[in-house]
RNA sequence: UCGUCGAAAAGGCAAAACCACCGAAAGGUGGCGACGCAAAGCUACAGGGUCUACACCUGAGAGAUCAGUCACGACAGCCAGCUGCCGAA
Numbered sequence: 001u002c003g004u005c006g007a008a009a010a011g012g013c014a015a016a017a018c019c020a021c022c023g024a025a026a027g028g029u030g031g032c033g034a035c036g037c038a039a040a041g042c043u044a045c046a047g048g049g050u051c052u053a054c055a056c057c058u059g060a061g062a063g064a065u066c067a068g069u070c071a072c073g074a075c076a077g078c079c080a081g082c083u084g085c086c087g088a089a
Stems, first nucleotide, its partner, number of pairs: 005087002012037002018031005035077001041082003047079002049075003057068004
């Protein structure tokens, strides 16, 4: 110095709930708040997986509507890819 690993130290992030806004929804942004996290940093066109279904289409219905398929939508705190702070055993 690098890898593995995760004691200590310095710090970091921020689940759910609640409030406001955006969105058809999933979900996102901000505030508050901490369940937890050694990557809970970045990446959704490296890859896998999951969630939603406005619109289009199809079927039923007099109609309102209901159901089905489906991402160009979403999730990185699902797996994963990339990068990284510190340095005991």
This is a predicted structure of an 89-nucleotide RNA (c-di-GMP-I riboswitch aptamer) from an Anaerolineae bacterium. Its Rfam family is "c-di-GMP-I riboswitch aptamer". Rfam describes the family as follows. GEMM was predicted in a large-scale screen for bacterial structured RNA regulatory elements. Its mean pLDDT, the model's own confidence on a scale to 100, is 87. Taxonomically the source falls in Anaerolineae (Bacteria, Bacillati, Chloroflexota).